Overview
This is a predicted structure of a 355-nucleotide part of an RNA (large-subunit ribosomal RNA, domain IV) from a Myxococcales bacterium. Rfam family: Bacterial large subunit ribosomal RNA. Gene Ontology terms of the family: ribosome and structural constituent of ribosome. The sequence was found in a public genome assembly. The source organism's lineage runs through Bacteria, Pseudomonadati, Myxococcota, Myxococcia and Myxococcales. Model confidence (mean pLDDT): 88 of 100.
Context: one part of a larger RNA
RNA sequence: CCAUGGUUAAGGAACUCGGCAAAUUUACACCGUAACUUCGGGAGAAGGUGUGCCCUCCGUAGGUGAAGCGACUUGCUCGCGGAGCCGAAGAGGGUUGCAGUGAAUAGGGGGUAGCGACUGUUUACUAAAAACACAGGGCUCUGCAAACUCGUAAGAGGAUGUAUAGGGUCUGACGCCUGCCCGGUGCCGGAAGGUUAAGGGGAGCUGUCAGGGGUAACCCGAAGCAGCGAACCGAAGCCCCGGUAAACGGCGGCCGUAACUAUAACGGUCCUAAGGUAGCGAAAUUCCUUGUCGGGUAAGUUCCGACCUGCACGAAUGGCGUAACGACUUCCCCACUGUCUCAACCAUGGACUCA
Numbered sequence: 001c002c003a004u005g006g007u008u009a010a011g012g013a014a015c016u017c018g019g020c021a022a023a024u025u026u027a028c029a030c031c032g033u034a035a036c037u038u039c040g041g042g043a044g045a046a047g048g049u050g051u052g053c054c055c056u057c058c059g060u061a062g063g064u065g066a067a068g069c070g071a072c073u074u075g076c077u078c079g080c081g082g083a084g085c086c087g088a089a090g091a092g093g094g095u096u097g098c099a100g101u102g103a104a105u106a107g108g109g110g111g112u113a114g115c116g117a118c119u120g121u122u123u124a125c126u127a128a129a130a131a132c133a134c135a136g137g138g139c140u141c142u143g144c145a146a147a148c149u150c151g152u153a154a155g156a157g158g159a160u161g162u163a164u165a166g167g168g169u170c171u172g173a174c175g176c177c178u179g180c181c182c183g184g185u186g187c188c189g190g191a192a193g194g195u196u197a198a199g200g201g202g203a204g205c206u207g208u209c210a211g212g213g214g215u216a217a218c219c220c221g222a223a224g225c226a227g228c229g230a231a232c233c234g235a236a237g238c239c240c241c242g243g244u245a246a247a248c249g250g251c252g253g254c255c256g257u258a259a260c261u262a263u264a265a266c267g268g269u270c271c272u273a274a275g276g277u278a279g280c281g282a283a284a285u286u287c288c289u290u291g292u293c294g295g296g297u298a299a300g301u302u303c304c305g306a307c308c309u310g311c312a313c314g315a316a317u318g319g320c321g322u323a324a325c326g327a328c329u330u331c332c333c334c335a336c337u338g339u340c341u342c343a344a345c346c347a348u349g350g351a352c353u354c355a
Stems, first nucleotide, its partner, number of pairs: 001350008010341002014339001019336001027051005036041001038173001052095006062086003068080004072075001096100001108334004113329002115326002120132002136171007148157003174321004179251003184248002186244005193239003199233002204228005211220003252270005279313001280310001291307005
């Protein structure tokens, strides 16, 4: 010097990102216990007092249960019976040490806000959370040989279930609620019209060729066999017409106006499918920003309460509240402490030196 323990004057978080670590508290009995609340809780809230030993009440309450007696179903029986033994707790008095749950084991507590209702689950080996799940809520599909999933299939699961069932998806207890937009995309319904595949259809065209014409070159060319092939007929889909947002999603700008000023209930105008309602708001969201005001501190970029100028909240990608809960996150207070001012000493084991 390192590790692990122990003690420490005075101060007591001044340490630090942060009370991290340590300390405090701790058992049992009794007294006592706030806001808030879903009336269950909160609560072991908080905060206090007692605890050894001896004597007396009293060997009390209670436990165990012998002898004896009785009954019959004669038994390791049942009933009565109470001897003996064990023995809390309480009250009064006394006594003793620095100290009596005498060592050890054994909650620190309170207030505020955020998030998530809760108990649970998770990155086996850097993340336990505000993430996932959850009960509850909604939408949607599915009539049973169900939808859906696995499999080429047979078949299996769903389910030896049957719409109070099963699948998918979103939200996430509870309370109060969940506004406007269907123009785009999706889904559902519609079928008049437009478009449209294979296929049908076959106008027409071409090749070949019997034969015919021609001195020849060559030309014409029936049937058949081939090839190409127009009109026309042809479903779903798409176009089209409606519906649907707890489907994917979206939810404006400029100008003017009140008898101080300021502001604008009011008016004008442009655009849109419709222009953000309730509630909340510098927020886990606010750039400017340490916004401004208030509170707490001697001093507060954090925190709490307000304001609203919301760069860029907002209603099941849920909005706002919320008792209880949380090894979650934020701020404050009490207690407590070697975290610190500022370090010291002790013990053990290393390191180090020597053998």